Background: This is a predicted structure of a 91-nucleotide RNA (c-di-GMP-I riboswitch aptamer) from a Desulfobulbaceae bacterium. The prediction has a mean pLDDT of 90. The organism belongs to Desulfobulbaceae, within Bacteria. The model forms 95% of the base pairs in the Rfam consensus. The sequence was found by an Rfam model in a public genome assembly.
């Protein structure tokens, strides 16, 4: 130095909830706030999960429209796998 590992130390991030903004929604952003996290830094490549504007189908209806189902091009990295970068250094 590197890999594995995670005692200690310096620190770091920030769940739920609240306020405001944004989005059709899931969700996201900012501030407060800490449940936790050794990658809870970053990346949607794989699986899972969430949502359904739009699209398709079905039902009702003269129609307008309403309802239901399916569907990701939307999301989740704090669901897991994977990729990548990184602080410290006891056993």
């Nucleotide at each position: 130095a590197c890999c594995a590992c995670g005692a200690a130390a310096c620190g770091g991030c920030a769940a739920a909830c609240c306020a405001c903004c944004u989005g059709a929604a899931a969700g996201g952003g900012u501030g407060g706030g800490a449940c936790g996290c050794a990658a809870a830094g970053c990346c949607a490549c794989c699986g899972g999960c969430c949502u359904a504007c739009g699209u398709u189908u079905u039902c009702g209806g003269c129609a307008a429209c309403g309802a239901a189902a399916a569907u990701a091009u939307g999301g989740u990295a704090g669901c897991g796998g994977g990729g990548u970068u990184g602080c410290c250094g006891a056993a």